[in-house]
RNA sequence: GGGUCUGUAGCUCAUCUGGGAGAGCGCCUGAUUUGCAUUCAGGAGGUGGUCGGUUCGAGCCCGAUCAGAUCCA
Repeated sequence: GGGUCUGUAGCUCAUCUGGGAGAGCGCCUGAUUUGCAUUCAGGAGGUGGUCGGUUCGAGCCCGAUCAGAUCCA
C1' cells in the first nucleotide's frame, strides 16, 4: 500500500431478507433476612464508531472516513 471481517447499554452479544431497539451479567430501589448472600418485583442506562446519500421510513441498503483484528505484498 491492497483485500476481508468487526464496531448496537458499563461488559458479552442478539435484533435475517427496511417499519415496536432487546437479552444475560453488572448498577439502583423495594420486599424477603437479626445482617449479608440467594430469590422475587420494579427502575435507570443507547442520537446503533463518524459523516453523507437512497427511501414515506435505515442498526439493516450505498459511498466516504475513523478505530481494531486478520491475510497478502

A computed fold for a 73-nucleotide RNA from an uncultured Erysipelotrichaceae bacterium, annotated as transfer RNA.
It matches the Rfam family "tRNA".
The coordinates come from a structure-prediction model, not an experiment, and the mean pLDDT is 82.